Predicted 3D model of a 346-nucleotide part of an RNA (small-subunit ribosomal RNA, central domain) from an Atopobiaceae bacterium. The organism belongs to Atopobiaceae, within Bacteria.

Context: one part of a larger RNA
């Protein structure tokens, strides 16, 4: 519930496209639906409300009465809306630069780490708080040479880039999305938001199939304790990694939906353009941090990247517990998700 909210008290959908629906820039003509004025109709009576009157007040009765609605007709045109016609700031096209871990396929390096083969070499190695478990005289750790897999990319590396968001890192190459600057031309409102839908979505998890070094739930042993289903140690499988398909969740976080405008500055630091006296200055656009005024705000904080000042669209909140559960639906191999109570109880 015609209210006041939504960083951190309850509340911004995980992110996007994008249907419908909601709102929309400047100028002219038009028209008159929607605003507005008038004006008749009708809105029975009584009741009720206001003036007024009569029963000695009142109760109770008589009178007169509008307002609003609802229709029809004239009228008004500022502003919403319809047609029509124009404009260029918004939006979007062309050129012309340029930055990137944006993405998708493919190929490639070198370090480390395990194994495996050789060769030196010998009694001990690992591991801990201290230790066993464990490896090891069938020669192991050290250490040299070769080799064979896989997974990740040290410095660079940075409140530094890029992406809507999840996210993205060694190099080459190809294919491809977006941006940002600057210029001049062209469309001519083509715009913003988005219920539903539709897409994308870390990590576990699930289906086949491969791949498996390393690490490493589950498990076993050792150890620690009163106990030790932990925490430490020695191992280890499912996993992690690729391949195609499924989940669809997150403290998916900026705990801040999204778009325009406006509102004091100072300092960083990435891109790009302009100018200068071109060694580091000015100015201008676009990102990204910090500091900080008006202003907000329960206060903490925000503060041109708002959580100030407005306008427009969604989404969500309404005392805690029950419960993000129950049923019911709809998806899902499942796991489980999404939608979502109530009894009772403080």
């Nucleotide at each position: 519930u015609u209210g006041g909210g939504c960083g951190u008290a309850a509340a911004g959908c995980g992110c996007g496209c994008g249907u419908a629906g909601g709102c929309g820039g400047c100028c002219u003509g038009u028209u008159a639906g929607g605003u507005c004025g008038g004006a008749a109709g009708u809105c029975a009576a009584a009741u009720c409300c206001g003036g007024g009157g009569g029963c000695u007040c009142a109760a109770c009765c008589c009178c007169c009465g509008u307002c609003c609605g609802c229709u029809u007709c004239c009228g008004a045109u500022a502003c919403c809306g319809g047609c029509a016609g124009g404009c260029u700031u918004g939006a979007g096209u062309u050129u012309g630069g340029u930055a990137g871990g944006g993405g998708a396929a493919g190929g490639u390096g070198g370090a480390a780490u395990u194994c495996c083969c050789a060769g030196u070499g010998u009694a001990g190695c690992g591991g801990u708080g201290g230790a066993a478990u464990g490896c090891g005289c069938a020669g192991a750790u050290a250490u040299u040479g070769g080799g064979a897999a896989g997974a990740a990319c040290a410095c660079c590396g940075g409140u530094g880039g890029c992406g809507a968001a999840g996210g993205c890192g060694g190099c080459c190459u190809u294919c491809u999305g977006g941006g940002c600057c600057a210029u001049a031309a062209c469309u001519g409102a083509c715009g913003c938001u988005g219920a539903g839908g539709c897409g994308c979505g870390a990590a576990a998890g699930c289906u086949a199939g491969g791949g498996g070094a390393g690490c490493g739930a589950a498990c076993a042993g050792g150890a620690u304790u009163a106990g030790a289903u932990a925490c430490c140690c020695u191992g280890g499988u499912a996993g992690u990694c690729c391949u195609a398909g499924c989940c669809g969740u997150a403290a998916a976080c900026g705990a801040u939906g999204g778009a325009c405008a406006c509102u004091a500055g100072g300092u960083g630091u990435g891109g790009g353009g302009a100018g200068a006296u071109g060694u580091a200055c000015u100015c201008u656009c676009c990102g990204u941090g910090c500091c900080g005024c008006a202003g907000c705000u329960a206060a903490c904080g925000c503060a041109u990247u708002a959580a100030g000042u407005g306008u427009c669209c969604c989404g969500c909140c309404u005392g805690g517990g029950g419960a993000g559960u129950a049923c019911g639906g709809c998806c899902g191999c499942a796991a489980g998700g999404c939608u979502a109570a109530a009894a009772c109880u403080c």

The sequence was found in a public genome assembly.